[in-house]
Context: one part of a larger RNA
RNA sequence: GGAUGAACGCUAGCGGCAGGCUUAACACAUGCAAGUCGAGGGGUAACAGGGGAGAGCUUGCUUUCCCGGUGGCGACCGGCGCACGGGUGCGUAACGCGUAUGCAACCUACCCUUAACUGGAAGAUAGCCCGAAGAAAUUCGGAUUAAUACUCCAUAACAUCACAGAUUCGCAUGUUUCUGUGAUCAAAGCUCAGGCGGUGAGAGAUGGGCAUGCGACCUAUUAGUUUGUUGGUGAGGUAACGGCUCACCAAGACUACGAUAGGUAGGGGGUCUGAGAGGAUGAUCCCCCACACUGGUACUGAGACACGGACCAGACUCCUACGGGAGGCAGCAGUGAGGAAUAUUGGUCAAUGGACGCAAGUCUGAACCAGCCAUGCCGCGUGCAGGAAGACGGCCCUACGGGUUGUAAACUGCUUUUAUUUGGGAAGAAACCCCCGAAUUCUUUCGGGGCUGACGGUACCUUAGGAAUAAGCACCGGCUAACUCCGUGCCAGCAGCCGCGGUAAUACGGAGGGUCCAAGCGUUAUCC
Numbered sequence: 001g002g003a004u005g006a007a008c009g010c011u012a013g014c015g016g017c018a019g020g021c022u023u024a025a026c027a028c029a030u031g032c033a034a035g036u037c038g039a040g041g042g043g044u045a046a047c048a049g050g051g052g053a054g055a056g057c058u059u060g061c062u063u064u065c066c067c068g069g070u071g072g073c074g075a076c077c078g079g080c081g082c083a084c085g086g087g088u089g090c091g092u093a094a095c096g097c098g099u100a101u102g103c104a105a106c107c108u109a110c111c112c113u114u115a116a117c118u119g120g121a122a123g124a125u126a127g128c129c130c131g132a133a134g135a136a137a138u139u140c141g142g143a144u145u146a147a148u149a150c151u152c153c154a155u156a157a158c159a160u161c162a163c164a165g166a167u168u169c170g171c172a173u174g175u176u177u178c179u180g181u182g183a184u185c186a187a188a189g190c191u192c193a194g195g196c197g198g199u200g201a202g203a204g205a206u207g208g209g210c211a212u213g214c215g216a217c218c219u220a221u222u223a224g225u226u227u228g229u230u231g232g233u234g235a236g237g238u239a240a241c242g243g244c245u246c247a248c249c250a251a252g253a254c255u256a257c258g259a260u261a262g263g264u265a266g267g268g269g270g271u272c273u274g275a276g277a278g279g280a281u282g283a284u285c286c287c288c289c290a291c292a293c294u295g296g297u298a299c300u301g302a303g304a305c306a307c308g309g310a311c312c313a314g315a316c317u318c319c320u321a322c323g324g325g326a327g328g329c330a331g332c333a334g335u336g337a338g339g340a341a342u343a344u345u346g347g348u349c350a351a352u353g354g355a356c357g358c359a360a361g362u363c364u365g366a367a368c369c370a371g372c373c374a375u376g377c378c379g380c381g382u383g384c385a386g387g388a389a390g391a392c393g394g395c396c397c398u399a400c401g402g403g404u405u406g407u408a409a410a411c412u413g414c415u416u417u418u419a420u421u422u423g424g425g426a427a428g429a430a431a432c433c434c435c436c437g438a439a440u441u442c443u444u445u446c447g448g449g450g451c452u453g454a455c456g457g458u459a460c461c462u463u464a465g466g467a468a469u470a471a472g473c474a475c476c477g478g479c480u481a482a483c484u485c486c487g488u489g490c491c492a493g494c495a496g497c498c499g500c501g502g503u504a505a506u507a508c509g510g511a512g513g514g515u516c517c518a519a520g521c522g523u524u525a526u527c528c
Stems, first nucleotide, its partner, number of pairs: 001528004006524005013380006019373002021338001026336003030333003035080003040077002043073002047071002050067008087291003097215007106208002113202002116199003119153003129142005159184008169174001189196002217263003224254003229251008266288004270281004293314005316327004344370001346369003352366001353364004383414004393405002396403002420464001423461002428455001433450007472517001474515003477498003483512005493500002
């Protein structure tokens, strides 16, 4: 000098863009953060509408009961999603990450493409109803009912398996491919209709799994480490290779090019600095990894060993009728605590994206916005021109003549950014959907019109008056730009280093003057 997720002191006009618990992966009140589909199903708790019956009377209204058949729809069964998105950096020195490759050892839901199929039948169960237990959480028993839930049968190939033959590669056990034969495995329907689905199989994309080489912190005041350990055979297991696991056999494997042990730490793209080499760093944004109160376990599923799922154990908190139960903010806000220190219990799904749905749409603390904070960067302003009696004033200086503050002020003219006022007022929106028209085979496409804005009456434009609404901070001995007086008297104090102060202090404190930067300026901390 540059830099910072900064903090502190003094000060502070506006806007744009960004950033905002670095500490206790400490504990959390409250609300919200993952639902959706009635075009899968039985149904009907609330609402609306309709029908029927009854009662009251004001004779077309009020009220009671019944009806799921109607729009819809709580709870329930079922499907898809909840493995994404969002958070944090505890752990991890590791094939975790980066890079380069491989799988001749793998998987692939949704989606896309191709061709085929979507036939028949049976039994349950939730809900509802009845009963029981309990303070509650909830649980148990009985009866009954549906499905795109579950099961069985049929059909069966470019699927799987077995056998046979041929073929490729190989020294060989064997492997690849093709052909034939046999065996095995499937489904579901809904809708007025268009339409939406279901089943088995194949291919591709995306994403993941596994493997290999190389790279990568400190300590030798850590020198030996290892027994599923290293390898083989066989078996099991896995989507798949493999000591991944097991039985048997061999005795190996790593290590001074640092094994093992200990400490520290998420890694990278990047960021800061530097002429570079390098050094430091890993906030925000992107990729990968790990974790979800602590430890363990699997289930479901295409995908998890699953943040807002389950089970067990533990610590902690809460409820309790003392028998027993409930919970997990390292999601968004917010609270306490810790700390030098870090924000609102805000708005909207309008856009972008996601889940579900044929769609309308619903949900979305993702996201987009707004609020707070000079935390940073950038931009703008606090006026401009003229004006000498060089005014007054100054705890100013003085050789007492004057000098300086100083064109500074007053005064004259001008301007109005910004702030305030008046009026107007966006882009971000085009789709889905609806209507009309055209093409086309029902359907799809094209054209036109309509609908939709949280931000926001915001940005922006305009109007009015008036210099009006707006300057501080640090420093002035040298380094280092900027000097005098007074006070103090090795005191009080300053100080980054050298050093100042003991009676003439440009170094302390005040004043006048000056210098630097400027809505900031200094100090502290850290890095180059």